[in-house]
This is a predicted structure of a 128-nucleotide RNA (SAM riboswitch aptamer (S box leader)) from uncultured Microlunatus sp.
Of the family's consensus pairs, 97% are formed in the model.
RNAcentral holds the sequence, with entries from MGnify.
It matches the Rfam family "SAM riboswitch aptamer (S box leader)". Gene Ontology term of the family: regulation of gene expression.
RNA sequence: CAUCCAGAGGGGGCGAGGGAUCGGCCCGAUGACCCUCCGGCAACCAGCCGUCGGAGCACCCGGAAAGUGGGUGCUCGGGCGGGCACGGUGCCAAUUCCGACUCGGUCGAGAGUCGACCGGGACAGAUG
Numbered sequence: 001c002a003u004c005c006a007g008a009g010g011g012g013g014c015g016a017g018g019g020a021u022c023g024g025c026c027c028g029a030u031g032a033c034c035c036u037c038c039g040g041c042a043a044c045c046a047g048c049c050g051u052c053g054g055a056g057c058a059c060c061c062g063g064a065a066a067g068u069g070g071g072u073g074c075u076c077g078g079g080c081g082g083g084c085a086c087g088g089u090g091c092c093a094a095u096u097c098c099g100a101c102u103c104g105g106u107c108g109a110g111a112g113u114c115g116a117c118c119g120g121g122a123c124a125g126a127u128g
Stems, first nucleotide, its partner, number of pairs: 001128004009038005017027003021100004039092003044088002048082005054076008096124001101121009
């Protein structure tokens, strides 16, 4: 910086917690989490194709010359689109499971606020 409401599970091992934190709510001895094998999902990176800018170098045109301008070739780097799934990651309960802080709307209670629902943003986290 980008993405996170889509998608994709079986065998074996171990044996008690796991879902990051807190609250809720779930998963779990009909064996979760984790490890491993096989399978799968997706398309971030790399590689492929197309297209559009940029930078550098060389040469040509033009010119008295320099600058500027135009063209050709090579190299480098980038944006966008497409396609592939061999390679590097990732992922395969629940939207990142939901909320947490804040803003807007609706509703309900009452006291200087609280709660429920809907939507937006932030924080945190995960992956690249």